Predicted 3D model of a 76-nucleotide RNA (c-di-GMP-I riboswitch aptamer) from a Candidatus Bipolaricaulota bacterium. Of the family's consensus pairs, 94% are formed in the model. Taxonomically the source falls in Candidatus Bipolaricaulota (Bacteria, Bacteria candidate phyla). Rfam family: c-di-GMP-I riboswitch aptamer. Its family is annotated with cyclic-di-GMP binding in the Gene Ontology. The coordinates come from a structure-prediction model, not an experiment, and the mean pLDDT is 83.
[in-house]
RNA sequence: CUUUGCUCAAGGCGAACCCUCCGCGAAUGGGGGGUGCAAAGCCACGGAUCUCUGGGGAGAUGACCGGGCUGCCCAA
Numbered sequence: 001c002u003u004u005g006c007u008c009a010a011g012g013c014g015a016a017c018c019c020u021c022c023g024c025g026a027a028u029g030g031g032g033g034g035u036g037c038a039a040a041g042c043c044a045c046g047g048a049u050c051u052c053u054g055g056g057g058a059g060a061u062g063a064c065c066g067g068g069c070u071g072c073c074c075a076a
Base pairs, nucleotide, nucleotide: 003075005073012037013036017032018031019030020029035063041069042068043067045066046065047064048061049060050059051058052057
């Protein structure tokens, strides 16, 4: 440096659900919670799904799938 994720160690994140802030809404944020995750870290680029809209379009979801970038430890 590359690949891998069984083991070791330090940890990290945080599903459903409940309360709350905020938003037209999907949802985001905060608190509780702990299904799970070797990237469950980041990015809306492609698809998929969801919301608003008569449509055009705009928005949301990265723990839906793919892709891109970055990263701890151990082993080979």